[in-house]
Molecule: c-di-AMP riboswitch aptamer (ydaO/yuaA leader)
Organism: Actinomadura macrotermitis
RNA sequence: GCGGCCGGAUCGCCGAAUCCCCGCACGGGGAACCGGGGACCCAUGUGCUCCCCAGGGGUGAAUCGACGUACGUCGUAGGGCGACUCCUGGCCCGAACCCGUCAGCUAACCCGGUAGGCGGACGAGGAGAGGAGUG
Numbered sequence: 001g002c003g004g005c006c007g008g009a010u011c012g013c014c015g016a017a018u019c020c021c022c023g024c025a026c027g028g029g030g031a032a033c034c035g036g037g038g039a040c041c042c043a044u045g046u047g048c049u050c051c052c053c054a055g056g057g058g059u060g061a062a063u064c065g066a067c068g069u070a071c072g073u074c075g076u077a078g079g080g081c082g083a084c085u086c087c088u089g090g091c092c093c094g095a096a097c098c099c100g101u102c103a104g105c106u107a108a109c110c111c112g113g114u115a116g117g118c119g120g121a122c123g124a125g126g127a128g129a130g131g132a133g134u135g
Base pairs, nucleotide, nucleotide: 011119012118013117014116018031019030020029021028022027032114033113034112035111036110037109042104055102056099057098058097059096064075065074066073067072078093079092080091081090084128085127086126087125088124089122
């Protein structure tokens, strides 16, 4: 001097998942953000018989298609990448889980969540908007 690994701080990223207060503690309360249930209206449905099939719904960007013996490959709706929008380019994701036969929308009202995981994965270029400071 270079490279690798580990740890810490700072600064960031995905996500609703942050902040404040009480309490010796277990625990609890609040703000903010997020999700679900839940009227009129609207939407959906609509006679009779027979046969076959098995649901339906929610969070999330994470749906769908083709190929493949090989749950893998290639794509794709969609989503993310250092404060807002659009265009251009580059790099990524395109999962997982839950309810339990039940739920359209939905005012009042009711019920929940505030985890987890990561790292230099673009502080990219252009246009615009907006705010602050200074003179």